[in-house]
RNA sequence: AGAGUUUGAUUUUGGCUCAGAACGAAUGCUGGCGGCGUGCUUAACACAUGUAAGUCGAGUGCGAACCCAUGCUUUGGUGUGGUAGUAGAGCGGCGAACGGGUGAGUAACACGUGAGUAACCUACCCAUAGGAUUGGGAUAACUACUUGAAAGGGUAGUUAAUACCGGAUAAGAUUAUGAUAGUUAUGGUUAUUGAGGGAAAAGGUGGCUGAGUUUGAUGCUACCGCCUGUGGAUGGGCUCGCGUCCCAUUAGUUAGUUGGUGAGGUAAUGGUUUACCAAGGUUAUGAUGGGUAGUUGGUCUGAGAGGAUGACCAGCUACAUUGGAAUUGAGAUAUGGUUUAGAUUUUUAUGGGAGGUAGUAGUGGGGAAUAUUGUGUAAUGGGCGAAAGCUUGAUGUAGUAACGCCGCGUGAGUGAUGAAGGCCUUUGGGUUGUAAAGUUUUGUUCUGGGGGAAGAGGGAGAUAUGUGUAGAUAAUGCAUAUCUCUGAUGGUAUUUUAGUAGGAAGUAUUGGUUAAUUUUGUGUUAGUAGUUGUGGUAAUAUGGAGGGUGUGAGUGUUGUUUGGAAUUAUUGGGUGUAAAGGGCGAGUAGGCGGAAGUGUUUGUCUGGUGUGAAAGCCCGGGGCUUAACCCCGGAAGUGCAUUGGAAACGGCAUUUUUUGAAUCUCGGAGAGGGUAGUGGAAUUCCUGGUGUAGAGGUGAAAUUCGUAGAGAUCAGUGAGGAACACCGGUGGCGAAGGCGGCUACCUGGACGAAGAUUGACGCUGAGGCGCGAAAGUGUGGGGAGUAAACAGGAUUAGAUAUCCUGGUAGUUUACGUUGUAAACGAUGAGCACUAGAUGUCGCGGGAGUUGAUUCCUGCGGUGUCGUAGUUAAUGUAUUAAGUGCUCCGCCUGGGGAGUACGGCCGUAAGGCUGAAACUCAAAGGAAUUGACGGGGGCCUGUACAAGCGGUGGAACAUGUGGUUUAAUUUGAUACAAUGCGUAGAACCUUACCCGGAUCUGACAUCCCUAGAAUCCUCUAGAGAUAGGGGAGUGCCCUUCGGGGAACUAGGAGACAGGUGUUGCAUGGCUGUCGUCAGCUCGUGUUGUGAGAUGUUGGGUUAAGUCCCGUAACGAGCGCAACCCCUGCCGAUAGUUGUUACCAACGAAGUGUUGGGUACUCUAUCGGGACUGCCGGUGUUAAGCCGGAGGAAGGUGGGGAUGACGUUAAGUUUUUAUGGUUUUUAUGUCCGGGGUUAUAUAUGUGUUAUAAUGGCCGGUAUAAAGGGAUGUGAAAGGGUGAUUUGAAGUUAAAUUUAAAAAACCGGCUCCAGUUUGGAUUGGAGUCUGUAAUUUGAUUCCAUGAAGGCGGAAUUGUUAGUAAUUGUGUAUUAGUAUGGUGUGGUGAAUAUGUUUUUGGGCCUUGUAUACACCGCCCGUCACACCACGAAAGUUGAUUGGACCGGAAGCCGGUAGCCUAACCUCUUCGGAGGAGGGCGUUGUUGAUGGUCUGAUUGGUGAUUGGGGUGAAGUUGAAAUAAGGUA
Repeated sequence: AGAGUUUGAUUUUGGCUCAGAACGAAUGCUGGCGGCGUGCUUAACACAUGUAAGUCGAGUGCGAACCCAUGCUUUGGUGUGGUAGUAGAGCGGCGAACGGGUGAGUAACACGUGAGUAACCUACCCAUAGGAUUGGGAUAACUACUUGAAAGGGUAGUUAAUACCGGAUAAGAUUAUGAUAGUUAUGGUUAUUGAGGGAAAAGGUGGCUGAGUUUGAUGCUACCGCCUGUGGAUGGGCUCGCGUCCCAUUAGUUAGUUGGUGAGGUAAUGGUUUACCAAGGUUAUGAUGGGUAGUUGGUCUGAGAGGAUGACCAGCUACAUUGGAAUUGAGAUAUGGUUUAGAUUUUUAUGGGAGGUAGUAGUGGGGAAUAUUGUGUAAUGGGCGAAAGCUUGAUGUAGUAACGCCGCGUGAGUGAUGAAGGCCUUUGGGUUGUAAAGUUUUGUUCUGGGGGAAGAGGGAGAUAUGUGUAGAUAAUGCAUAUCUCUGAUGGUAUUUUAGUAGGAAGUAUUGGUUAAUUUUGUGUUAGUAGUUGUGGUAAUAUGGAGGGUGUGAGUGUUGUUUGGAAUUAUUGGGUGUAAAGGGCGAGUAGGCGGAAGUGUUUGUCUGGUGUGAAAGCCCGGGGCUUAACCCCGGAAGUGCAUUGGAAACGGCAUUUUUUGAAUCUCGGAGAGGGUAGUGGAAUUCCUGGUGUAGAGGUGAAAUUCGUAGAGAUCAGUGAGGAACACCGGUGGCGAAGGCGGCUACCUGGACGAAGAUUGACGCUGAGGCGCGAAAGUGUGGGGAGUAAACAGGAUUAGAUAUCCUGGUAGUUUACGUUGUAAACGAUGAGCACUAGAUGUCGCGGGAGUUGAUUCCUGCGGUGUCGUAGUUAAUGUAUUAAGUGCUCCGCCUGGGGAGUACGGCCGUAAGGCUGAAACUCAAAGGAAUUGACGGGGGCCUGUACAAGCGGUGGAACAUGUGGUUUAAUUUGAUACAAUGCGUAGAACCUUACCCGGAUCUGACAUCCCUAGAAUCCUCUAGAGAUAGGGGAGUGCCCUUCGGGGAACUAGGAGACAGGUGUUGCAUGGCUGUCGUCAGCUCGUGUUGUGAGAUGUUGGGUUAAGUCCCGUAACGAGCGCAACCCCUGCCGAUAGUUGUUACCAACGAAGUGUUGGGUACUCUAUCGGGACUGCCGGUGUUAAGCCGGAGGAAGGUGGGGAUGACGUUAAGUUUUUAUGGUUUUUAUGUCCGGGGUUAUAUAUGUGUUAUAAUGGCCGGUAUAAAGGGAUGUGAAAGGGUGAUUUGAAGUUAAAUUUAAAAAACCGGCUCCAGUUUGGAUUGGAGUCUGUAAUUUGAUUCCAUGAAGGCGGAAUUGUUAGUAAUUGUGUAUUAGUAUGGUGUGGUGAAUAUGUUUUUGGGCCUUGUAUACACCGCCCGUCACACCACGAAAGUUGAUUGGACCGGAAGCCGGUAGCCUAACCUCUUCGGAGGAGGGCGUUGUUGAUGGUCUGAUUGGUGAUUGGGGUGAAGUUGAAAUAAGGUA
């Protein structure tokens, strides 16, 4: 620090996801040790049991027992002493308000921070001043009686105090009231002076003393304690500034409320309480209400700013089963106190009692989840005490848990034949791997044994010395020294000795992100997954295994927080098109604000001071072997308060100024607004005339109108309503919506030109207010045309649409209402600055011109192009989307949804405000390349058009589908399968079926044994096969034993074999687009980039062919040419072709033989044609048109030749080949059958349908091929197929071989025929072992359909179509098919409007599996969450009323009453004061009624979302077929 994911690819916007760190965690697998920490986050749920707060005899009165000793004794007991002034319970003092726990409540002065208290308190402690006098009456304990089940209580009697009470004395204290002076911040404070009230425990202990002797009164003294005052310290109370979560779908709230006066209350201020008076207080700077929450130091994360959090530790706070209340006290409204009410548990004798673990252990419960009913007061700290000491679940320490952090170990060195085993393999090897074994060594740890801490430098006691107080050799205090005692942890840490590598490694991952790959199983199954995704038979993604990688006593997963996320943007984002500018205006609060001075110092800047607890973080040191951890010091704590200084900027106050803003004068422009009047054209209607059969409407029609007279046409000073042609213009005006005939009146704004005036008066603008198209709505008018709804006619599969004919609201007007639009420049308002060019509107200035007008220039509008800049790009660009400032609105993934609920507005329709659950990993913007379009332009092709001939109808042949079958083997199946693989299925082929056989095999290699091979033959069987007989012994080498080669037979196993499967694992080959003209690259340039350019443009061509232009310049594969055939000529050569000519022979013959040049020809090499020449045209080009010459003219004709790619096209059954499968079978052999079936459908053909013909007869002329397992002549037989025959022929020699149509002559006369030949009967021929299933062919006989073929469709542009024979490959035989070959030999093309295919450019796109694309809505089904709902059931809370516990504060006539006072007859009486009872105010739980808010649930209902293959239509995307 980034990465993955939207797309065919790109860029951007934008969400989702990941990598990091952390945790009081949980969980899976695993687990050796130690140190330091941490451990109920849930039920503030309920709790058994133990324990957590006592202490003081130096405050005080009492005061045992067991036991021991001893006396008496009636041996039952009893006395005395010790135990012992002990245990113990009381009175009294101090403490119990600390310490420990928890976070329910609390949004608050609760907390943090800084102030204030002149409005206050403070036990114990310290300092200081003074005092400490004199009396009194009780009471618990105890004893007796009594009550109750118990807990507890009552009555009578006795007693003490540092318990309680009275009096004296007294101040610089307190209270009340005065006087004078100083100071001050509110009532204050300081100094002087006067008056009144107001206290005590004369106690305790030690020492000395000893009234009179023991005891010990008294006195003195030390210490402790006490009282009063002052001051301090510590701890608190109260008040204030600032900070402190979310919701406005919470906007108003408040009656003790806000203030005042008097009074009460408190330690103290205060409506804190009360009586009276006034009517205030608070709030958009968020009151009130609702929800949530202890708060801070800090902790986690982050570069920081921030975000999240508040376990442990520390500060504050609240609470103690729930609610209320007071008492005591310095302090509480009190966790281990009281009282009362509720809930609950428990006990009971049913009357009544007892309880509070959110102390520590522990139990149940809840939960994913959190420990021992340990031990010690040795240390630290607390309480009491003079002290020893006691006490302390605070705390120390052990136990438990890998819960976290830190440290250590599980060995180390050496060891290659790279062992064995595992895994992989191309079978060669590689890897695990120096890893192991082996060998050497160490002993951290571990096991056993021995020694054994520090923490105690503290405290206590004893002794000694010194010293202070004091009258003091005592006592007490302080200091020092020595000795003694004190350890829970723990026989632990640690150390030493002995022993052995012995006891100690897992876990996750391995497609990308993200470090790390192979094999095997599985086969969209099982599974995996954070995201993208993976898995459909070759899975680096699933499950194993081997290897690797990461980390390591841990490691993965889950959860949460933060980061990455600049994805809420202060630092640090945006708003034309991605989400986002309010429809527009004037304007309130607020924010911001021109120039020059002066003052102030509030903001601001700077220095000082105080504070910002400790711990933590950071830095520097130090201590545990190190680290974690701990200790010391520093820094920091960006804050708050206070105090000096500065005065640039902002604020405030004030004085000026004119440039911002405004006003006045003059001027022109304008559909600016409102009201009234008025005009002509047109439509419709009405009236009348002329006139006759149609009109109207459409793609075509019909509905409709019209013989009752339409439409057409003419006329009307006819009617009525609405809108204003031309001018008219990216012209004008207005804030926007919007505004258009003309005239008048009223009225707003902008602009220009000059000066004058005011003097910052300005800009923006939350809320609020006003304006605001169309449609809608209310009331009253109006209604010509048009026109939702509606009706009819068409279209259509349907047509609730588009089209047509009608037609009502509406459109118009007045007054209201609504308040929204793609209200758009999809661009908020204002100001300033930043190149230009060119139009246009308004108003000015200047120059030239007689003038129309032209040119230059200023201000204000309105357009186009464009530089810089900017932008994701597109674009924008002085009218900014540039550069800055000010203010406002708005946005934060898509859907759900502008929906629900609530509120406000509206008559309604509806509008404004405006969520969530749930769901997806995308949804978008701009641009790019393709593809596509019922988009456009250009071009081309037998594509159409113009012709010719066919197919589709018939019969047959042949192939295919389907059906059938034991099998009908199989592949091919739009064009591009279907006379295709098959250039030829009777057996074979053959792959299929039935049956019979066979197993190292029909075929290949290796090993062993035997034999040559081979030939003839018999038996059984359908044959394969099985069993015999006979003949025959070879070749090479030899050391003569034998060995070798080839072949045959037998045997064993490695292996053979498969036309089994996968063409979607492949090679190779092939079809198709298409013989279409395209497809690319290098360098350069350009763009952020995908890409573009080149290859586009203007011409031209069959052609990306060539030329010109050009940020391109070149190049490659294609095109063309080079190759073959053919057309003309030449050269060379030539026999078996042909032959003019010569000679000879022979003549019956066009005969035969020889010579011989030439020729046709054969087959080799050349020539020839290149727009070369001429004219025209074209851009001086490429080229095109015409012509000449020429055998041939613009590629002369034909063939071969097939770019980059597309189609997962075809082929595993040609062959090759990976994987898979089979191995007495899916291999091999044999016989027979099948592939030839046949209601049917279809393709390709043949023959026809006839007279351009058929039949008969005659007669002429080819080319190219084939032939030795062959072709086969002549001659003969047969009607014929054919046969006999055998000549010639290894072929320019012989043979096939006859060419056919044509031509000539004849018959036929338009019919199912002298057409047509299917079908069938009979008789034959040929091939072959074999012709039945199932061949071809001949003869005789038979003589079917068919009379030119619907929709539709195909071939073809010249030696072509059509027609006509002929050859050949394949075969033993079988050809209407394939493939060659010649003969005869046409018609038509104006051309590109349309159909189809293709090419180029351009345009649109929501397509990229690419239009056979994408995609929308209803309905049906399943699931999910949500809204409404008659209701129903909870929670919280307001108001009114009832009732009222305890308690405080008051009243009090009843009852009781030691201290003090008065009186007294000394018995007592009265008073003051107190208590009980009773009563008043207040008052918790509770009850009734009625509201509000918010949950749960609810028949039914509403829409929404999701869901591989449901239904229906076809709305959007191309002009998406009606933009």
This is a predicted structure of a 1523-nucleotide RNA (small-subunit ribosomal RNA) from a metagenome. Its mean pLDDT, the model's own confidence on a scale to 100, is 82. It matches the Rfam family "Bacterial small subunit ribosomal RNA".